The prediction has a mean pLDDT of 88. A computed fold for a 345-nucleotide part of an RNA from a marine sediment metagenome, annotated as large-subunit ribosomal RNA, domain IV. RNAcentral holds the full RNA, with entries from SILVA. It matches the Rfam family "Bacterial large subunit ribosomal RNA".
Context: one part of a larger RNA
RNA sequence: CCUUCGUUAAGGAAUUCGGCAAAAUAGAUCCGUAACUUCGGGAGAAGGAUCGCCUCUGUAGGGUGAGAGCACAGACGUGUUGGAGCCUGAAGAGGCCGCAGAGAAAAGGCCCUGUCGACUGUUUACCAAAAACACAGGUCUGUGCGAAGUCGAGAGACGAAGUAUACAGGCUGACGCCUGCCCAGUGCCGGAAGGUUAAGGGGAGGGGUGAGAGCUCUGAACUGAAGCCCCGGGGAACGGCGGCCGUAACUAUAACGGUCCUAAGGUAGCGAAAUUCCUUGUCGGGUAAGUUCCGACCCGCACGAAAGGUGUAACGAAUGGGGCGCUGUCUCAACGAAGGACCCG
Repeated sequence: CCUUCGUUAAGGAAUUCGGCAAAAUAGAUCCGUAACUUCGGGAGAAGGAUCGCCUCUGUAGGGUGAGAGCACAGACGUGUUGGAGCCUGAAGAGGCCGCAGAGAAAAGGCCCUGUCGACUGUUUACCAAAAACACAGGUCUGUGCGAAGUCGAGAGACGAAGUAUACAGGCUGACGCCUGCCCAGUGCCGGAAGGUUAAGGGGAGGGGUGAGAGCUCUGAACUGAAGCCCCGGGGAACGGCGGCCGUAACUAUAACGGUCCUAAGGUAGCGAAAUUCCUUGUCGGGUAAGUUCCGACCCGCACGAAAGGUGUAACGAAUGGGGCGCUGUCUCAACGAAGGACCCG
């Protein structure tokens, strides 16, 4: 010096991306417990007090319940009185000792406020446990049973020894309040008309050959499905949801007007956000000092309503910010222990 430990004056996060690590808390009984809340919770909230031993006394109380007595029955027995023994066991009073009585060990740190996800669960066997997946609930679509769907060349099997309160697929993801506008494009669904359209049917007509009969080739009209065109529907289908100019008696701004374009021009709610480039936006709070954080504002580069919007008690080895306690994280290091390193072998 390294690893693993122990202790430390004064200070107590000044360390650091960050309290990482360590320290601290810890049991039982009693007291006492806020906001909020889905009335269950939150909650062991938080915050306090007590705890040993001796005597009264293994006491009061609780549990079990023998021998014995009585009544009935009489073959065992049944009921009742009674309380031995055993187990358990407060609370109070008085006293005693130590620095210390949950005397060692085991044995929650707590609080405030955001984000995300409702929750318990699941996951990258071997760098990620999460805000990802799942989930109950919601909704759409398909499927009438030899079901749809899936596996298989097939037979067949699963679905299901089920039957639309079922099964399969897509999206969303408890719960509360809600879920706006657009069907022009794409996809889907519906549509006894019309247009187009294959083989087939049909054969007018024509060609070759032949003496002819014939054989052979070609072939117009007409007929002829699905599909496409066409006409509609439908967004919890794929998706989309504007620009410019002017205007109010200070200024500023524009409820208002004009104009162009579009299928419609983003509603409610939220908003510098897990989304904001400019940006450390501006204001307020917290700090002596705050690119983070919280509350507002709205100028949303580029939120927005089941690729859900916005809230939300409870929950989380999730994540951001702050505080109390506590500490060798630090000021700033010191001493000690074990094992290495080092020397001999």